A computed fold for a 94-nucleotide RNA, annotated as THF (Tetrahydrofolate) riboswitch aptamer. The coordinates come from a structure-prediction model, not an experiment, and the mean pLDDT is 85. Rfam family: THF (Tetrahydrofolate) riboswitch aptamer. Gene Ontology term of the family: tetrahydrofolate metabolic process. Of the family's consensus pairs, 93% are formed in the model.

């Protein structure tokens, strides 16, 4: 030169421990902001205000205004495992 590879946000996810079931949370829709392979430029995806619709699975025991137990939520957090940049240029490797 030319070949091959790794690494982002972040998604699934076994499993562990919450929370709510007196409905928070998740999801939807619009507005605005951040972060996103080591640089650029971009695309997907995320996140984070605000607002507005829209909305839900409870059962059972017990020493009883508390706690257990079996459920339910497109529930939080952690998380094996798996998956995970278009183009140049970087980076490892013969």
């Nucleotide at each position: 030169a030319g070949a091959a590879g790794a690494g982002u946000a972040g998604c699934c996810a076994a499993g562990g421990u919450g929370c709510g079931u007196u409905a928070a949370g998740u999801g939807u829709u619009g507005c605005g902001a951040a972060a996103c392979g080591g640089g650029a430029c971009g695309u997907u995806g995320u996140u984070c205000g605000c607002a507005a619709a829209c909305g839900a699975a409870a059962g059972g025991g017990g020493a009883a205004u508390c706690c257990c137990c079996u459920g339910c939520g497109g529930u939080g957090c952690c998380g094996c495992g798996g998956c995970g940049c278009g183009u140049c240029c970087g980076c490892u490797c013969g």